[in-house]
Context: one part of a larger RNA
RNA sequence: GAUGAACGCUAGCGACAGGCCUAACACAUGCAAGUCGAGGGGCAGCGAAGAGGUAGCAAUACCUCUGUCGGCGACCGGCGCACGGGUGAGUAACACGUAUGCAAUCCACCUGUAACAGGGGGAUAACCCGGAGAAAUCCGGACCAAUACCCCAUAAUAUGGGCGCUCCGCAUGGAGAGCCCAUUAAAGAGAGCAAUUUUGGUUACAGACGAGCAUGCGCUCCAUUAGCCAGUUGGCGGGGUAACGGCCCACCAAAGCGACGAUGGAUAGGGGUUCUGAGAGGAAGGUCCCCCACAUUGGAACUGAGACACGGUCCAAACUCCUACGGGAGGCAGCAGUGAGGAAUAUUGGUCAAUGGUCGGCAGACUGAACCAGCCAAGUCGCGUGAGGGAAGACGGCCCUACGGGUUGUAAACCUCUUUUGUCGGAGAGUAAAGUACGCUACGUGUAGCGUAUUGCAAGUAUCCGAAGAAAAAGCAUCGGCUAACUCCGUGCCAGCAGCCGCGGUAAUACGGAGGAUGCAAGCGUUAUCC
Numbered sequence: 001g002a003u004g005a006a007c008g009c010u011a012g013c014g015a016c017a018g019g020c021c022u023a024a025c026a027c028a029u030g031c032a033a034g035u036c037g038a039g040g041g042g043c044a045g046c047g048a049a050g051a052g053g054u055a056g057c058a059a060u061a062c063c064u065c066u067g068u069c070g071g072c073g074a075c076c077g078g079c080g081c082a083c084g085g086g087u088g089a090g091u092a093a094c095a096c097g098u099a100u101g102c103a104a105u106c107c108a109c110c111u112g113u114a115a116c117a118g119g120g121g122g123a124u125a126a127c128c129c130g131g132a133g134a135a136a137u138c139c140g141g142a143c144c145a146a147u148a149c150c151c152c153a154u155a156a157u158a159u160g161g162g163c164g165c166u167c168c169g170c171a172u173g174g175a176g177a178g179c180c181c182a183u184u185a186a187a188g189a190g191a192g193c194a195a196u197u198u199u200g201g202u203u204a205c206a207g208a209c210g211a212g213c214a215u216g217c218g219c220u221c222c223a224u225u226a227g228c229c230a231g232u233u234g235g236c237g238g239g240g241u242a243a244c245g246g247c248c249c250a251c252c253a254a255a256g257c258g259a260c261g262a263u264g265g266a267u268a269g270g271g272g273u274u275c276u277g278a279g280a281g282g283a284a285g286g287u288c289c290c291c292c293a294c295a296u297u298g299g300a301a302c303u304g305a306g307a308c309a310c311g312g313u314c315c316a317a318a319c320u321c322c323u324a325c326g327g328g329a330g331g332c333a334g335c336a337g338u339g340a341g342g343a344a345u346a347u348u349g350g351u352c353a354a355u356g357g358u359c360g361g362c363a364g365a366c367u368g369a370a371c372c373a374g375c376c377a378a379g380u381c382g383c384g385u386g387a388g389g390g391a392a393g394a395c396g397g398c399c400c401u402a403c404g405g406g407u408u409g410u411a412a413a414c415c416u417c418u419u420u421u422g423u424c425g426g427a428g429a430g431u432a433a434a435g436u437a438c439g440c441u442a443c444g445u446g447u448a449g450c451g452u453a454u455u456g457c458a459a460g461u462a463u464c465c466g467a468a469g470a471a472a473a474a475g476c477a478u479c480g481g482c483u484a485a486c487u488c489c490g491u492g493c494c495a496g497c498a499g500c501c502g503c504g505g506u507a508a509u510a511c512g513g514a515g516g517a518u519g520c521a522a523g524c525g526u527u528a529u530c531c
Stems, first nucleotide, its partner, number of pairs: 001530003005527005012383005018376002020341001025339003029336003034079003039076002042072002046070003049066007086294003096218007105211002110207007118152004128141005158183006165176004188199004220266003227257002232254004237249003269291004273284004296317005319330004347373001349372003355369001356367004386417004396408005421472001423467005431458001434455010475520005480501003486515005496503002
């Protein structure tokens, strides 16, 4: 000098940043991933409409029925749930950083280009009926739909095979055009009277985005770890994968690594960066950004463009809970919050207004991402606790050589002034240049512009104006030397101090108190750690 700090004393305000470093310990409760009715069958609930009935003179009220309309719980289907958020346990590794390569690769949504969408079929969930079970849940029967599923047709610049040709290269090889054979697609929906139009579907190529793989170099300590290795090292042939590869397998060979530190052990997420230092270097990796890994522990795959998946599935284990004892349920290293651990670390808050994400044609819905607010001097920065005048150098305190003097000290009183912050009373944003609805105009037909209406959690906050009033706001540590700052009293090797040297045994500037002084200041000291 620094800190994600803690402790002691003290404490006025604001802005900006920060806040479980320990038990990757266990978790009550709530929320954190849904959305689409413009894919579908439907109608549990709500509203409307229609029909019938009851009451009533009527208005109307009530009841029943009808998916007819708005819409919509559950269900089928699509997209999302692989993002965002958390943590650092594991990992010394192509994990990360950097630089290359893939002639060994994939890529949903998005963009561009080219083309296509003809015909048919069988199911099934929900609903209904019945049953089993304490529950979780499950079973049987009947019915029906789709952008769910299947079949046929058509189809190449796709895929597989064959034939030769041209060009190129970096070894395996790559690119291109041509001919022949075979294989492989699709879905509709909305608006409109209609013409039409919007959106979705299928195939291929290209781009973008993202991902995968390989390699050079860099990457902690221990040799009181010296030998290690059997799919081990390579080959041939296969399997598998999006793809290369002992990735896996059969066979064959006997290799491969190592004092330039293999193997083993310990420790550890890596980087951008941060701290320190004149630098070289040393130390660290919290917040923010990138990458990786993990989601109670271990294992496994399914679905999918993408996972071997935090709020998915299955199995095993430990733990917790429910149980009718037969059997079930769960996973906060998401946001809050609880217990425990600990020197120690916050609210079971508000809003989707903005930014962003998912779904949707839109409206919109969801969003503990995010933005805000709350708590904490835990940090940095800023402001304030008054300013000017004022000597009888007052009183009081302390000290002395004591009728006196020194110091506290212009300090106070007193006079004049100001009012930041705080208090009271008024006014009151920007964050929305945007979005949305409706209408209009222009053309390049989905864009731009205009008008009206509307959308702000924070918040009546920031800020501004006015009023009264010096009013409500200073402590902490130190004073022997290092090291800025000295006297008196008490104590008497006691009580105590102390970072080092060392103080204290009767005149202690070193202990305790007082007065004074010095340093920093809403903080000041101590402790811990790094340079």
A computed fold for a 531-nucleotide part of an RNA from an uncultured bacterium, annotated as small-subunit ribosomal RNA, 5' domain. Its Rfam family is "Bacterial small subunit ribosomal RNA". The prediction has a mean pLDDT of 86.